[in-house]
About this RNA: The RNA shown here (c-di-GMP-I-GGC riboswitch aptamer) has 89 nucleotides and comes from a Steroidobacteraceae bacterium. Of the family's consensus pairs, 95% are formed in the model. Taxonomically the source falls in Steroidobacteraceae (Bacteria, Pseudomonadati, Gammaproteobacteria, Steroidobacterales). The coordinates come from a structure-prediction model, not an experiment, and the mean pLDDT is 87.

RNA sequence: UUUGACAAGGGCAAAGCCAUCGAAAGGUGGCGACGCAAAGUCACCGGUCUAACGGGCCCCGAGGCCCCACGACAGCGGGACCGCCGAAA
Numbered sequence: 001u002u003u004g005a006c007a008a009g010g011g012c013a014a015a016g017c018c019a020u021c022g023a024a025a026g027g028u029g030g031c032g033a034c035g036c037a038a039a040g041u042c043a044c045c046g047g048u049c050u051a052a053c054g055g056g057c058c059c060c061g062a063g064g065c066c067c068c069a070c071g072a073c074a075g076c077g078g079g080a081c082c083g084c085c086g087a088a089a
Base pairs, nucleotide, nucleotide: 001088002087003086004085011036012035016031017030018029019028020027021026034075040081041080042079044078045077046076047073048072049071054067055066056065057064058063
């Protein structure tokens, strides 16, 4: 530098359930394992989700609808950074 087996020692943990935070998406902890060789870290690019705040529209009103990320997803793709073990050169 390239690579990942049915090796060794290990690691993470989808859905679901419980608790908790949050307007939500979602986060955190516990149980749980669908999977993962970066399923380690970072929202830089694309994408996706949500729409509280803000803006707009309808409505007598209660309320409803639309737009919007400064919110979120690293287990959607790309990129950046760091790293265990083995193999090959």